[in-house]
RNA sequence: GCCGAGGUAGCUCAGCGGUAGAGCAAACGGCUCAUAAUCGUUAGGUCGCGGGUUCGAAUCCCGCCUUCGGCACCA
Numbered sequence: 001g002c003c004g005a006g007g008u009a010g011c012u013c014a015g016c017g018g019u020a021g022a023g024c025a026a027a028c029g030g031c032u033c034a035u036a037a038u039c040g041u042u043a044g045g046u047c048g049c050g051g052g053u054u055c056g057a058a059u060c061c062c063g064c065c066u067u068c069g070g071c072a073c074c075a
Stems, first nucleotide, its partner, number of pairs: 001071007010024004018055001026042005048064005
């Protein structure tokens, strides 16, 4: 340099045009003599960045950044 797959909550991931979600973690509470386990509630998001299409974009298109893998180059 080329090709492919990713980037969404603190972590692991789902959602692939029509209200942004789950599990775990966190905070608070129930249960218990107490802890663990367990149950309930709450909080937590520039959906990598910029632009475009659309009535409407996490989702489609273009550019860029970045992670991983493969290939090429390495006189």
Model confidence (mean pLDDT): 86 of 100.
A computed fold for a 75-nucleotide RNA from Chloroflexales bacterium ZM16-3, annotated as transfer RNA.
It matches the Rfam family "tRNA". From the family's description: Transfer RNA (tRNA) molecules are approximately 80 nucleotides in length. It is annotated as a transfer RNA.
It was read from a public genome assembly.